Source information:
Predicted 3D model of a 74-nucleotide RNA (c-di-GMP-I riboswitch aptamer) from a soil metagenome. Model confidence (mean pLDDT): 86 of 100.

RNA sequence: GCAAAACCGUCGAAAGACGGUGACGCAGAGCCACGGGGCUAGAGCGAUUUUCCGCGAAGCCAGCCGAGCCGCCA
Numbered sequence: 001g002c003a004a005a006a007c008c009g010u011c012g013a014a015a016g017a018c019g020g021u022g023a024c025g026c027a028g029a030g031c032c033a034c035g036g037g038g039c040u041a042g043a044g045c046g047a048u049u050u051u052c053c054g055c056g057a058a059g060c061c062a063g064c065c066g067a068g069c070c071g072c073c074a
Stems, first nucleotide, its partner, number of pairs: 001026002006021006024063001030069002034066003037061003044055003
């Protein structure tokens, strides 16, 4: 310096994000979804009387790992 869980508010179909409170941790917890991995399942497709269900990323996770980019201190 950053800020996990939890709680509150906003957005979102959800996952999740953002803001506040809060500190579990991090000496790259900075950026980036390119590879692997994980989450959700709206549109769509299938099935179904309907709900439900299955498939489904173009939505997310950088605080899961790697690659890449740009830095700080000594």
The model forms 100% of the base pairs in the Rfam consensus.